[in-house]
RNA sequence: UAUGAUUGAGAAGCGCCAGAACUCUACGGAGUUGACGAGGACGAAGGUGAUCGAAAUUUCGGCGGAUGCCUUCCAGUCGCCUGUCACGACUGAGAGUGUUCCCUUAAAACGUUCGGGUGACCGGACGGACAAAAGGGAGCACGUUGACAGGA
Numbered sequence: 001u002a003u004g005a006u007u008g009a010g011a012a013g014c015g016c017c018a019g020a021a022c023u024c025u026a027c028g029g030a031g032u033u034g035a036c037g038a039g040g041a042c043g044a045a046g047g048u049g050a051u052c053g054a055a056a057u058u059u060c061g062g063c064g065g066a067u068g069c070c071u072u073c074c075a076g077u078c079g080c081c082u083g084u085c086a087c088g089a090c091u092g093a094g095a096g097u098g099u100u101c102c103c104u105u106a107a108a109a110c111g112u113u114c115g116g117g118u119g120a121c122c123g124g125a126c127g128g129a130c131a132a133a134a135g136g137g138a139g140c141a142c143g144u145u146g147a148c149a150g151g152a
Stems, first nucleotide, its partner, number of pairs: 014064004019060001020033005036053003043073006074092006080151007096142008110127007
């Protein structure tokens, strides 16, 4: 220095690069780019291959991963209270559906500028903006079952 194994740590617009584009070159080769934030997980198995907007020449194309979603099982919440069972909706740390309003610091882009690199490009500072979804709170509408035993 290279390869392999093992262990540990870490990320989830996250990691990687063989296509592509781009740069340098002594033409042998060596490099650069490749997601801007918001939001999101830990019951088990299987499946799928993942929400939202911002930006706009590649945020193209691809590989891997992934907190999403679906089904079944398990555990639970609500349906006056307790217990058992069924049913309906929902939840996996909070738990019916719909709707209105409010909250939930956007960041990059852009402008100015500093540093590194021959360069593609990389890292930072300052300025002033602009979202949507999910979620939370309040209001309104709708829904709020059945059997057995006990209670109010």